[in-house]
RNA sequence: GCCCCUGUAGUUCAACGGAUAGAACGGAAGUUUCCUAAACUUUAAAUACGUGUUCGAUUCACGUCGGGGGUA
Numbered sequence: 001g002c003c004c005c006u007g008u009a010g011u012u013c014a015a016c017g018g019a020u021a022g023a024a025c026g027g028a029a030g031u032u033u034c035c036u037a038a039a040c041u042u043u044a045a046a047u048a049c050g051u052g053u054u055c056g057a058u059u060c061a062c063g064u065c066g067g068g069g070g071u072a
Base pairs, nucleotide, nucleotide: 001071002070003069004068005067006066007065010025011024012023013022018055027043028042029041030040031039048064049063050062051061052060
């Protein structure tokens, strides 16, 4: 250089092209407790960037960027 895969909360993962993008762990607040832990309740937090297709894009197409693998 070329080819393939991949990019979603802090982390690990979901989401037929159509609900307010969801779960676990983690974070914050509260209840309980003498205190801590545990438990319970509540809560904040994400689609790498741009363009396009579509009534509608996390999902499809193209480009850029990042990560992984293959090839001489």

Overview:
This is a predicted structure of a 72-nucleotide RNA (transfer RNA) from Candidatus Symbiothrix sp. The sequence was found in a public genome assembly. The coordinates come from a structure-prediction model, not an experiment, and the mean pLDDT is 81. Its Rfam family is "tRNA". It is annotated as a transfer RNA.